[in-house]
Molecule: FMN riboswitch aptamer (RFN element)
RNA sequence: AGAGAUCUUCGGGAGAGGGUGAAAUUCCCCACCGGCGGUAUAGUCCGCGAGUCCGCCUCACCACAGUUUAGCUGUGGUGGGCGGGACAGACCUGGCGCAAUUCCAGGACCGAUUGUUAAAGGCUAGAUGGGAGAAGAGAUAA
Numbered sequence: 001a002g003a004g005a006u007c008u009u010c011g012g013g014a015g016a017g018g019g020u021g022a023a024a025u026u027c028c029c030c031a032c033c034g035g036c037g038g039u040a041u042a043g044u045c046c047g048c049g050a051g052u053c054c055g056c057c058u059c060a061c062c063a064c065a066g067u068u069u070a071g072c073u074g075u076g077g078u079g080g081g082c083g084g085g086a087c088a089g090a091c092c093u094g095g096c097g098c099a100a101u102u103c104c105a106g107g108a109c110c111g112a113u114u115g116u117u118a119a120a121g122g123c124u125a126g127a128u129g130g131g132a133g134a135a136g137a138g139a140u141a142a
Stems, first nucleotide, its partner, number of pairs: 006137005015030001017029003032121001033111002035048004043109002051087004057081011091107005113125001115123001
């Protein structure tokens, strides 16, 4: 100097507005919000994460069955873990520039599941969870 088990911390935002109504942060009007990596700075590009489904592996628990019975084996269920697959949103125009669907100007668009006196990007719940990843510490051996 390089590699590096492992460990620590961090890791998602948004209405006291107006209208209708018995009731709406859910409808209408208006306003508001934008995870991570890459790339000329990105909710809309290319990927990742979260969610759902499928298959496999494995662990724990429960039930049933068998058995050579302090147990073992098999099947099923629930939960957890690992890896894989599928499904799953949305952008254009102009300007500057070597380079931007990323900047500037203008006009658009999008947003899982569950619950709700009334339909949710924002309220409630799963979630004091998970997580792409970010920062830091770093033994031993060669």